[in-house]
């Protein structure tokens, strides 16, 4: 798009159609086939006449008429269903050997006779169903005589064979008593036959589904002769003869199935169906059987046999809805036990009529399809309400309200059709006929008939009145917000969506499709070029067979001729009707009906054409093949023969070891190995030559000589005359492993043993070692049997090698060399082609013929089946089930136990720690009421914290408060405050008391600060750093990350940015399809080092003077200070290098090649950190998760780590003496001098708002002591006394003194730092800070050592190169094992279909035979009987059901078994992917928990 559909929601109206697709299940009821009296006897019931009878009721075929029954047509139609059927069943087109009631037309004829039986009557059985006997009776039942135009049959002479009458009407004449009958005539019958029509019955051709895992069927089976048989040809059936027929163009088998017009779809070609209509078939409970008749092997018939139902007196009987309605059942599903025979249209009749679930109507059902409505027009306060909101507002939305209008449909009320014409009556003409009868034809008038249904259709009448809803809104695909949930709940056609901000679930607003319907779900075709006839592929995606020969087929070179099978082209026949299509027409359109047409690709027949193909005939030479002459070659089979090595055996010489590996050990050797000399055995491969040489169909083939033998090449005639290319089956060949039987075994070596490695190591490595590797025969038949590329011929640019033939030419002739024709084989490369990689005359290009193969991954190249093998298996080759993928190439990263190239205190080379102690301070663990929270590899851990005694502070425990503790706005009041006192653990509370602001106004007042009731508004260090902003960490101060145009590319993407040099640097310079350009890199900032120039206080002090003292003058020189400015640029020379960039030396310089250090961190990474600094979405909380108070904990302690400190000491420790910084910092402060104190420190204050005071150096040095000791080393703990700070130092502060006097003797494994003013080492100062650093930022004093180099370890950049990774190697991912579960193979069986063979068995029926019983008609005969016929009965033949026995198939099940598929988080290894750490990978063996070795 579609449909006989179904379910869900939801329905208002007509119209037209459709409506058991399943259980060929079983049906209760009713009705679906009768009908003639104008065939016949009659007459049960009904109705009229008649008659008897007082009625009741009898009687009477007379009349209408008729049950039942003889008897004719009919009942084989017409309705049902598709179960069977793959077949003359259907479609199409065609034949000849048929039959045909009724119809039609034609000639013939219909004389004259016989016997019977049903009915009915009477007896009899029987529950019924039915049945038997006896009498008697009709015909259009039945049966012989006669005739025989035509028929038939035949020896050709013959011979055989029919029939019926009945009705209507009638003059004359005939008969008969009468009734009537003859006779005439018309219908209508009836016989026989010749013809037609239509129907049917038989035959052919060609078409009609899947399976080869069905390949070989066939004995009546192909023919033939005789016979039968039949309407009819035929093996249709019999006896005999023959030995035949079918198949690969697919017999037979098996599953499936009515076939067809058409029907759905599609541009068509197809595909896909086969309801409704309309044509044939087949059925009719199953299975057989026949009768009867024109016709049937019969749905509403009949026997028989089965299964089932029903009846029943148990003895025995009925039945057959796949006809209409209707029931159960089954199913997701499928109607009414309706009317009428008014129409149409069928049987009977002469006809009237009768019969008809056929058929026309109607009913139920949104099931289709059509049409139509459910209102129209105004309305903006842009109402209410819903919904969202940035709180403005938007949206629902002119939608409603309201204010006019119409009235379909629906209700009512009235009108009202078409379908109806035969028919019948009456009456004219015509015809037939003697006829005015009858019958037929035309006409004229009258006149019955209508299920539907008072329907369609038109009017009137009120009122918007009665009438909308389904899906869907993440992308495809039109249509978005909120809320709610929180990988849950649920969605989902694919991709996916949900883990706390879901446009994907639910709802709800809104929106968008369609509308009396929307959606689901099954289903066909499309889209699918995704089965590619139209119209695909096949190096690497799925797909060339391992290779050649060849059969069958398909394909085939030039030319003449002929023929017409293909092919064309006229015609004719057919191609049903209906569909579909076009023009019409009728229904108000339409859907629907309807007429006319066109079409129906097709098949048949006929008449032509001859080009092409096919065929017959000739001819020809280029394809193909020979024939002669060289040639090159690991091409094959045999034979025989060579050295070298390796190992083995002898015999020698000679001594301790060999061998083997990463390192070892097993091994071998003092009973003489190894090594070395000679000798000898044996078996197997054949170095160098040699090569993208070479030959071979492919596998393959390599010492070297003999022989036998295919093949290709080339040179020049010559022949044959298309002999040719392919190849389905078929037959050979066919590496390695492997079997089998016999040899033979040097060396190698699966398996096996020992050693090692390792966590193991069934391996990698090692010593050893057997099949096997060799030969001879016989098999196996696979391989990544590869160019991953069937085979063949033609065409199409080239360039440059190499084998191997042949020509030419020229120099010169030994040879080369140049060039040209063949045949191989490589590399590079234009067009072209490809999805790119690639490929390109050796094609994967352009054609063309032929074969072989794919059609999505796994399952599985499994399993069953079958072939083949001796076996391993090897060919053929599936299905369930399961994923959304699986593959190719080529990009861009990212990895690699890949490669190059560079770089970094990365290694090395040093110097000093760390890791061991003690104690400090973090940090896990632990503990606790709470030890608050946060940081976690580098990039957490002396971090956030630049400082927790109460605060801080967020924790815990207890008390308080609740518009709150802090901010704003604030009516009104009071100034705020502040003393005392109660009161509490504290804070809070309570209760007196003092106080009465500040500014302007003269004043009322105004305005400000404070307090504070009540309101609005809070608060949260509660959650989410993976919802965010900002800041920050880190790779990394690593060099690098990018852009615009341009160029390539299908395209990701490339180029630029790669090269080639440099450089610290994508620093620069040359090249280049790139030319520019940005953020990084540098540089411009600071700050250090020279100096200049300025300015000289608080700072300097050469000269000048003075002083105890730059203290004071003076001084501007010098250090400082400060400000502006030079200086350094590879700027100059050499050298190298490309003449560049640069690089190295050099020379001046205070400094030399980014001079030292500082700020400054690129695009990005890590959901990196941090909602606890801040700010902020969401989510919690609100007499608490907020605020407040006192106390405690953040400071706890079996342990563990991480950064530090101080030491272990003589390069030191102590006493004493004695210099020298920088930078900072100070008035709620540094704080001199100076007293007291041992000392922390007090007192007490000069000076200083700071180059003016002050804080305030140490190590070094110089003298002394200790003398290697757990110490004059170390200083932890602990005791006692004390300082300070502070509202307070117990928990829990720092410091002094004094006593005390641990651990510790230089630190395993491991690790850090540091390249010069660096490391060490020494001390000083500041933030925070009331106090409280061993930390952190700073400051200078002292001051080494070492760098060969870049092989390794780390990090890092650039290019390549591999990848099965991309969440990116802390990636992927194999296999076994254990769990569930899911489908499927085998399995001792076991149940069932279906169907062969063989033998039984035989209903009912036909048929032959008998007929010993029995009979009316015919014959004979007076009879009796006889005869012709016949029947029953028996029997025989065939034959359904059944039965035996034994195969084939397919199904369903089976205990157990076997792989397989799948499954958020098992267990064991690590096989692959990077050189996956042993390169992987096929094929075989063979071995092992597994991968695998």
């Nucleotide at each position: 798009a579609u449909u006989g559909a179904a379910c869900g929601c939801u329905g208002g109206c007509g119209g037209c159609a459709u409506g058991c697709u399943u259980u060929a299940c079983a049906c209760a009821u009713g009705c679906a086939a009768g009908u003639c009296g104008a065939g016949c006897g009659g007459c049960a019931g009904c109705g009229c006449g008649g008659g008897g009878g007082c009625a009741a009721c009898c009687c009477u075929g007379g009349c209408g008429g008729c049950g039942a029954g003889c008897g004719g047509c009919g009942a084989a139609c017409g309705g049902g269903u598709g179960a069977g059927u793959a077949a003359c069943a259907c479609a199409u087109c065609g034949g000849a050997a048929c039959g045909u009631a009724u119809c039609c037309c034609g000639g013939a004829g219909a004389g004259g006779g016989g016997g019977a039986u049903a009915g009915c009557c009477c007896g009899g059985c029987g529950a019924a169903a039915g049945c038997c006997g006896g009498a008697u009776u009709a015909a259009u039942a039945c049966c012989g005589c006669a005739u025989a135009u035509g028929c038939u049959c035949u020896a050709c002479g013959g011979a055989g064979g029919a029939a019926a009458g009945u009705g209507g009407g009638g003059g004359a004449c005939c008969u008969g008593u009468g009734a009537g009958g003859g006779c005439c005539u018309c219908a209508c019958g009836c016989u026989a036959u010749g013809g037609g029509a239509g129907c049917g019955g038989c035959c052919g051709a060609u078409g009609u589904c899947c399976g080869a895992u069905u390949a070989g069927c066939u004995a009546g089976u192909u023919g033939g002769u005789g016979g039968g048989g039949u309407a009819a040809a035929g093996g249709c059936c019999u006896a005999c003869c023959a030995a035949g027929g079918c198949g690969a163009c697919g017999a037979u088998c098996g599953g499936u199935a009515g076939c067809u017009g058409g029907u759905c779809u599609g541009a068509g070609a197809g595909g896909a169906u086969g309801a409704u209509c309309a044509g044939c078939c087949a059925c009719a409970c199953u299975g057989g059987g026949a009768c009867u008749g024109a016709g049937a092997c019969a749905c509403g018939g009949c026997c028989c046999a089965g299964a089932c139902u029903c009846c029943u007196a148990c003895g025995g009987g009925a039945g057959g809805c796949a006809g209409c309605a209707g029931u159960g059942g089954g199913g997701a599903a499928u109607u009414u036990u309706g009317g009428a025979c008014a129409a149409u249209g069928g049987g009977g009749g002469a006809a009237a009529c009768c019969c008809u679930g056929a058929u026309c109507c109607a009913g139920c059902c949104a099931u289709g399809c059509c049409g139509c409505g459910u209102g129209c027009g105004g309305g903006a306060a842009g109402a209410a309400g819903g919904c969202c909101u940035u709180c403005g507002g938007g949206u629902u939305g002119u939608a409603a309200a309201c204010c006019g209008c119409u009235u379909u449909u629906a209700g009512u009320c009235g009108g009202g059709a078409a379908g109806a014409a035969a028919g019948g009556g009456u009456u004219u003409c015509c015809u037939u006929g003697a006829a005015u009868a009858c019958g037929g034809g035309a006409g004229a008038u009258c006149u019955a008939u209508g299920a539907c249904g008072g329907u369609a259709c038109c009017g009137g009448c009120g009122g918007a009145a009665u009438a909308a809803g389904c899906a869907c809104c993440g992308g495809c695909u039109a249509a978005c917000u909120a809320c709610g949930u929180g990988c849950c709940a649920g969605c989902a056609g694919c991709c996916g969506c949900g883990g706390u901000a879901a446009u994907a679930c639910g709802u709800a607003g809104g929106g968008u499709g369609c509308g009396a319907g929307c959606g689901u779900u099954a289903a066909u075709c499309g889209g699918a070029a995704u089965u590619a006839c139209u119209g695909g592929g096949u190096g690497u995606a799925a797909a060339g067979a391992g290779u050649g020969c060849g059969u069958a087929g398909g394909c085939g070179g030039u030319u003449c001729u002929c023929c017409a099978a293909g092919u064309c082209c006229g015609u004719u026949g057919u191609g049903a009707a209906a569909g579909c299509c076009c023009c019409g027409g009728g229904c108000u359109c339409a859907a629907c009906c309807u007429g006319g047409g066109a079409a129906u690709g097709g098949c048949a027949g006929u008449g032509g054409a001859a080009a092409c193909u096919a065929g017959g005939g000739g001819a020809c030479u280029u394809g193909a093949a020979u024939c002669u002459g060289g040639c090159a070659g690991a091409g094959g089979g045999g034979g025989g023969u060579g050295g070298a090595a390796u190992g083995c055996c002898g015999c020698g010489u000679g001594u301790a070891g060999c061998a083997g590996u990463g390192a070892a050990a097993u091994g071998c050797g003092u009973a003489g190995a190894g090594a070395u000399g000679c000798g000898g055995c044996g078996g197997a491969a054949c170095a160098c030559c040699g090569g993208u040489g070479g030959c071979g169909a492919a596998g393959g083939c390599g010492g070297g000589u003999c022989u036998c033998u295919g093949g290709g090449c080339c040179g020049a005639u010559a022949u044959u005359g298309a002999c040719g290319c392919u190849g389905a089956g078929g037959a050979g060949c066919g590496a390695a492993a492997g079997c089998c039987a016999g040899g033979g075994g040097a060396g190698c070596a699966a398996a096996c043993g020992g050693g090692a490695u390792u966590a193991g190591a069934u391996a990698c490595c090692c010593c050893g070692g057997u099949a096997g590797u060799c030969c001879u025969g016989g098999c196996c038949c696979u391989a990544a049997a590869c160019g991953a590329u069937g085979a063949a011929u033609a065409c199409u640019u080239g360039g440059u090698g190499u084998c191997u033939g042949g020509g030419g030419u020229u120099a010169u002739u030994a040879g080369u060399g140049c060039u040209c024709c063949g045949g191989g084989u490589g590399c590079c490369g234009u067009c072209g082609c490809u999805a790119a990689c690639g490929u390109u005359u050796u094609u994967a290009g352009u054609a063309u013929u032929c074969c072989g193969c794919c059609u999505g991954g796994g399952g599985a190249g499994u399993a069953c089946g079958c072939u083949c093998g001796c076996a391993a298996g090897a060919g053929u080759g599936a299905a369930a089930c399961u994923c959304a993928a699986a593959g190719g190439a080529a990009u861009u990263g990212a990895c690699g136990g890949g490669g190059a190239c560079c770089c970094g205190c990365a290694c090395a080379a040093g110097c000093g720690g760390u890791g061991g102690a003690g104690c400090a301070u973090g940090u896990g663990g632990u503990u606790u009421a709470a030890u608050u929270c946060g940081a976690c590899g580098c990039a957490a851990c002396g971090c956030g914290a630049a400082g927790a005694a109460c605060c801080u502070u967020a924790c815990c425990u207890g008390g308080a408060c609740u518009a709150g503790a802090a901010u704003g706005u604030g009516a009104g009041g009071g100034a705020a405050g502040u003393c005392u006192g109660c009161g509490u653990a504290a804070u809070a509370g309570c209760a007196g008391g003092c106080g009465u602001c500040u500014g302007g106004g003269a004043a009322a007042c105004c305005a400000g600060a404070c307090c504070a009731a009540a309101a609005c508004a809070a608060g949260g260090u509660g959650c989410u750093g993976c919802a965010u902003g900002g800041c920050u960490g880190u790779c990394g101060u690593c060099a690098g990350c990018u852009c615009g145009u341009g160029u390539c590319g299908u395209g990701a993407g490339a180029u630029g940015u790669u090269g080639g040099g440099u450089u610290a640097a994508g620093u620069c310079c040359c090249g280049c399809a790139a030319c520019g350009a940005g953020c990084g890199c540098a540089a411009c900032c600071c700050u250090u080092a020279u100096c200049a120039a300025c300015a000289g206080u608080c700072g300097c002090c050469a000269u000048c003077a003075u002083u105890a003292a730059g203290u004071u003058g003076g001084g501007a020189a010098c250090u400082c200070u400060g400000u502006u400015g030079a200086g350094a640029c590879u700027g100059c020379c050499g050298u190298u290098g490309a003449u560049a960039a640069a690089a190295c030396g050099g020379a001046g310089g205070a400094a030399g090649g980014u001079g030292g250090g500082g700020a400054u961190g690129a695009u990005g990474u890590c959901a990196a950190g941090u909602c606890a600094u801040c700010a902020u979405g969401g989510c919690c909380u609100u007499u608490a998760u907020g605020u407040u108070c006192a106390g405690g904990g953040c400071u706890a302690c079996a342990c563990a780590c991480g950064u530090g400190c101080u030491a272990c000491a003589a390069u030191g420790g102590c006493c004493g003496g004695u210099a020298c910084a920088a930078a900072a910092c100070g008035u709620c402060g540094c704080a001199a001098u100076c007293u007291c104190g041992c000392a922390a420190g007090a007192g007490g204050g000069a000076g200083c708002u700071a180059a003016u005071c002050g804080c305030a150096a140490a190590a070094a040095c110089c003298g002394g002591u200790c003398u290697c000791a757990g110490u004059u080393c170390g200083g932890a703990u602990u005791g006692a006394a004390g300082u300070c700070u502070g509202c307070a130092a117990c928990u829990c502060g720092a410091c002094u003194u004094c006593a005390u006097g641990a651990a510790g003797u230089u630190g395993g494994a491991a690790u850090c730092g540091c390249u010069a003013g660096u490391a060490a080492u020494c001390g000083c100062g500041g933030a925070u800070c009331g106090g409280a650093a061993c930390g952190c930022c700073g400051c200078g004093g002292u001051g080494a050592a070492u760098a060969c180099g870049u092989u390794c370890c780390c990090g890092g950049g650039u290019c390549u190169u591999g990848u099965a990774c991309a969440c990116a190697c802390c990636g992927c991912c194999c296999g076994u094992c254990a769990c569930a579960u899911c489908a499927c193979g085998a399995a001792a069986g076991u149940a069932g279909g279906u169907u062969g063979u063989a033998c039984u068995a035989g209903a009912a029926g036909u048929a032959g035979c008998u007929g010993g019983g029995c009979c009316a008609a015919c014959u004979c005969g007076c009879a009796a009987g006889a005869g012709a016929g016949g029947c029953a009965g028996g029997u025989u033949a065939c034959c359904a059901c059944g039965g035996u026995a034994u195969g084939a198939u397919u199904u369903a099940u089976g205990a157990u078994u076997g792989g397989g598929g799948u499954g958020a988080a098992g267990u064991c290894g690590u096989a692959a992917c990077a050189a996956g750490g042993u390169a992987g990978c096929c094929g075989u063996a063979u071995c092992g928990g597994a991968a695998g070795g």
The RNA shown here (small-subunit ribosomal RNA) has 1493 nucleotides and comes from an uncultured bacterium.